A computed fold for a 683-nucleotide part of an RNA from Bipolaricaulia bacterium (SeqCode), annotated as large-subunit ribosomal RNA, domain II.
Context: one part of a larger RNA
RNA sequence: UCCGGCGAGUCAAUCUCGGUGGCAAGGUUAAGGCCCUUUUGGGCCGAAGCCGGAGCGAAAGCGAGUCUGAACAGGGCGAGGAGUCACUGGGAUUGGACCCGAAGCCAGGCGAACUAGCCAUGGCCAGGAUGAACCUCGGGUGACACCGAGGGAAGGUCCGAACCCGUAGAGGAGGAAAACUCUUGGGAUGAGCCGUGGCUAGCGGUGAAAAGCCAGACGCGUCUUGGGAAUAGCUGGUUCUCUCCGAAAUCGCUUUAGGGCGAGCCCCAUGUCCGAAGUCGGCGGGGGUAGAGCGACUGGAUGGAUGCGGCCAUCGCCAAUUCCAACCAAACUCCAAAUACCGUCGAUGGAUUCAUGGGAGUCAGGUGUCGGGUGAUAAGUCCGAUGCCGAAAGGGAAACAACCCAGACCGCCAACUAAGGUCCCUAAGCCCGUGCUAAGUGGGAAAGGAUGUUUCUUUGCUAAGACAGCCGGGAGGUUGGCCUAGAAGCAGCCAUCCUUGAAAGAGUGCGUAAUAGCUCACCGGUCGAGUGGAGAAGCGCCGAAAAUGUAACGGGGCUCAAGCACGGCACCGAAGUUGCGGACUCACGGGCGCUUGCGUCCGUGUGUGGUAGGAGAGCGUUCUCAGCGGGCCGAAGCCGAGCCGAAAGGCCAGGUGGACUGCUGAGAAGUGAGACUGCCGGA
Numbered sequence: 001u002c003c004g005g006c007g008a009g010u011c012a013a014u015c016u017c018g019g020u021g022g023c024a025a026g027g028u029u030a031a032g033g034c035c036c037u038u039u040u041g042g043g044c045c046g047a048a049g050c051c052g053g054a055g056c057g058a059a060a061g062c063g064a065g066u067c068u069g070a071a072c073a074g075g076g077c078g079a080g081g082a083g084u085c086a087c088u089g090g091g092a093u094u095g096g097a098c099c100c101g102a103a104g105c106c107a108g109g110c111g112a113a114c115u116a117g118c119c120a121u122g123g124c125c126a127g128g129a130u131g132a133a134c135c136u137c138g139g140g141u142g143a144c145a146c147c148g149a150g151g152g153a154a155g156g157u158c159c160g161a162a163c164c165c166g167u168a169g170a171g172g173a174g175g176a177a178a179a180c181u182c183u184u185g186g187g188a189u190g191a192g193c194c195g196u197g198g199c200u201a202g203c204g205g206u207g208a209a210a211a212g213c214c215a216g217a218c219g220c221g222u223c224u225u226g227g228g229a230a231u232a233g234c235u236g237g238u239u240c241u242c243u244c245c246g247a248a249a250u251c252g253c254u255u256u257a258g259g260g261c262g263a264g265c266c267c268c269a270u271g272u273c274c275g276a277a278g279u280c281g282g283c284g285g286g287g288g289u290a291g292a293g294c295g296a297c298u299g300g301a302u303g304g305a306u307g308c309g310g311c312c313a314u315c316g317c318c319a320a321u322u323c324c325a326a327c328c329a330a331a332c333u334c335c336a337a338a339u340a341c342c343g344u345c346g347a348u349g350g351a352u353u354c355a356u357g358g359g360a361g362u363c364a365g366g367u368g369u370c371g372g373g374u375g376a377u378a379a380g381u382c383c384g385a386u387g388c389c390g391a392a393a394g395g396g397a398a399a400c401a402a403c404c405c406a407g408a409c410c411g412c413c414a415a416c417u418a419a420g421g422u423c424c425c426u427a428a429g430c431c432c433g434u435g436c437u438a439a440g441u442g443g444g445a446a447a448g449g450a451u452g453u454u455u456c457u458u459u460g461c462u463a464a465g466a467c468a469g470c471c472g473g474g475a476g477g478u479u480g481g482c483c484u485a486g487a488a489g490c491a492g493c494c495a496u497c498c499u500u501g502a503a504a505g506a507g508u509g510c511g512u513a514a515u516a517g518c519u520c521a522c523c524g525g526u527c528g529a530g531u532g533g534a535g536a537a538g539c540g541c542c543g544a545a546a547a548u549g550u551a552a553c554g555g556g557g558c559u560c561a562a563g564c565a566c567g568g569c570a571c572c573g574a575a576g577u578u579g580c581g582g583a584c585u586c587a588c589g590g591g592c593g594c595u596u597g598c599g600u601c602c603g604u605g606u607g608u609g610g611u612a613g614g615a616g617a618g619c620g621u622u623c624u625c626a627g628c629g630g631g632c633c634g635a636a637g638c639c640g641a642g643c644c645g646a647a648a649g650g651c652c653a654g655g656u657g658g659a660c661u662g663c664u665g666a667g668a669a670g671u672g673a674g675a676c677u678g679c680c681g682g683a
Base pairs, nucleotide, nucleotide: 001683002682003681004680005679006678011095012094013093014092015091016090017089018088019087020086021085022084023083026051027050028049032045033044034043035042036041055062056061065077066076067075068074098237099236101234105227106226107225108224109223110221116200117199118198119197120196121195122194123193124192125190127159128158129157130155134151135150136149137148138147139146163187164186165185168183169182170181171180202218204214205213206212240618241617242616243615244614245613250263251262252261253260254259264362265361266359267358268357269356270355271354278348279347280346281345282344283343284342285341291335292333293332298329299328300327302325303324304323305322309318310317311316365389366388367387368386369385370384371383372382373381374380394405395404396403409582410581411580412579414578415577416576420572421571422570423556424555425554429569431568432567433566434565435564436563442558448542449541452539453538454537455536456535457534458533459532460531461530469526470525471524472523473522475499476498477497480494481493482492505520509518510517583608584607586605587604588603589602590601591600592599593598619672621669622668623667624666625665626664627663628662629661630660637656638655639654642651643650644649
């Protein structure tokens, strides 16, 4: 891992609601007793008790009333006839209470063979160093003190093996080892180390104290038995089928936040209203949002002007008022929508609305769009409105919970469409008409940039000849003045005139040290028809760098397109719609059976996605009772072609097997397995 078997809402009491039945102003027995039968059980007694039949008041008490009260007032609670017992189903409470699962707590036992301390009795410490007290001798003193030498041997003394310890580093980490190895290191006559025997026990011992140690995990030991099925607001698991309906992830409170309780939303029953909800239209409402406005307030804020005042007094500067102009505001409003909401009438619509009772689940939501708060017009987060996912399959978007289309009862080798598509992959147009794009733009991106290209608008010049090119001219005063070494059109400053002329700047650029030189503006000629500027729109261009490999159309591939824009016709395309057949739900109508209920058949219409969850109807397993069967001429079980049913399932030929077993009706449950790192066995 697989296979097989086992494996989870049970039982009791009480309460509550429903169903069925008995009796009914009543209903009912309990323990126990008697009789019958005897594994079980059945019948009859047994009113003790319980519920109901009257309530109100704190009570005295009164009573269809009563309490409050001064009240014959008002108000509160009542009365105006249904209960009770049994069985059964839903739910609740108490119990282990759907099953499995703690770490733990407590009680009785077991442990000092590890380790801590203590008691008793023993053992061990190579070698070396230092050299206290004290003594002796000598010196010394009045006597001491003191000094020297020798002896001497002290010490939680020193160095260092055994022994004890474990400082630092490295290795080791499914190790050689569940604490080690190597190197290094501390103590080593001491508060030393070790042996043996003994003592102290868990609400405890022991502790040079680390809450350390008490037999490899001690902030309270271990194991075992018991309390005990501890508790687990937590995790996991919870077994057959079909049908009807179908949520929530919100509000309030919560030592509450992943749990609860009430409400909201779902289901079922009963009663009630009967044209309800919804939608559309008319009419009538309130509002202060979007927008807008402010010479309409409250505030903000900018430019200009005037002028009082102030500063400075030369120029000028500042700002309150006034005037002009353009603005801003969630907590500004002279204004003011669209929607939404409320009421009413009408139309449509089709069955719901409300109430009571019973059963739930939900309290982590997510995402798209729109309006907002917060934040950074980030992510995120928090509100509101709405759709969807959640609980929704199908088609499209290459793939893709929530984007687009569209809500799957079942069948069909029929049809029409939606979104989206129609060159090939790939169903359907290399469709038709007119333009655009040259960038593979399409098929990723901004500020910004550019004689890309198309269309439009506007404004100059132009046959009195424009624009571009080519030929020629482009002069004189003058090298203007200043400045400067120089400054001559062309470093810089100032001025920028006059003349001749068709035209020519006190000079556009290059150039020189400065001149020179080239050129431009400007003019003439040549040529012969357009040429220059500004703006708007369409499609393109640049801006454009990322990590395995093209890789920013799904791919191939595509250029009057297979790209883009506009117009048009056709086709494809879904579980949508239609057609044909079938099933079921509910409502209505009808027929039959029939005791109302109800059952069944036919017709019409409606509906039939679905998680949590509610409701309904069934299938199957084991056993019991009754009736009826089958079986050695072959039961159950197993294999199994075939057949039936909408499903759970059922029937059956044949084979195997070798002794039990089925159907119908009813009853009772140890009643259905794929999941629990489930349990047991096997492979």